[in-house]
RNA sequence: CUCCGAAAACGGCAAAGCCGGUGAAAGCCGGCGACGCAAAGCCACGGGUCUACCUCCACCACGGAUACGACGGCCGGGCUGCCGGA
Numbered sequence: 001c002u003c004c005g006a007a008a009a010c011g012g013c014a015a016a017g018c019c020g021g022u023g024a025a026a027g028c029c030g031g032c033g034a035c036g037c038a039a040a041g042c043c044a045c046g047g048g049u050c051u052a053c054c055u056c057c058a059c060c061a062c063g064g065a066u067a068c069g070a071c072g073g074c075c076g077g078g079c080u081g082c083c084g085g086a
Base pairs, nucleotide, nucleotide: 002086003085004084005083012037013036017032018031019030020029021028022027035073041079042078043077045076046075047074048071049070050069055065056064057063
């Protein structure tokens, strides 16, 4: 440096749910909490998914379309990292 692994060791993150906050919403932040995770560390470049304030269409409406919004614990990719083995 590359590949493989998570048995051991030090540890790490933290689903759902609840409480509070924030946002139009998706979601995000903090606390409690652990479903799980060898990158469940970071990054919206590609795909995908979610929401639709504004805008457009329509007008029965809680309707339809739409990302400049969001999701890294959806996948790919990029960058970085602890332990062990080869």
Predicted 3D model of an 86-nucleotide RNA (c-di-GMP-I riboswitch aptamer) from a Thermoflexaceae bacterium. The organism belongs to Thermoflexaceae, within Bacteria.